[in-house]
RNA sequence: GAUCUUGUAGCUCAGUUGGUAGAGCAUUGGACUAGCAAAUCAAAGGUCGUGGGUUCAAUUCCCACCUUGGUCA
Numbered sequence: 001g002a003u004c005u006u007g008u009a010g011c012u013c014a015g016u017u018g019g020u021a022g023a024g025c026a027u028u029g030g031a032c033u034a035g036c037a038a039a040u041c042a043a044a045g046g047u048c049g050u051g052g053g054u055u056c057a058a059u060u061c062c063c064a065c066c067u068u069g070g071u072c073a
Base pairs, nucleotide, nucleotide: 001072002071003070004069007066010025011024012023013022019056027043028042029041030040049065050064051063052062053061
């Protein structure tokens, strides 16, 4: 330099024939217990890497850049 791949909650990851984003763990609170833990119920937590484009509507499609990890030279 070329090419492919990765990016979503604090962490690990789902989620696409485009229609308003979820799980587990962690955190906080309730209930339980003499108390703690486990199990249980609930809550909070996200400008979906950045910036543009297409569209009535973009995590999803297109382009550029950044980032993760490979392959080739």

A computed fold for a 73-nucleotide RNA from Paramuricea clavata, annotated as transfer RNA. The sequence is in RNAcentral, with records from ENA and Rfam. The organism belongs to Paramuricea, within Eukaryota. Its Rfam family is "tRNA". About the family: Transfer RNA (tRNA) molecules are approximately 80 nucleotides in length. By type it is a transfer RNA.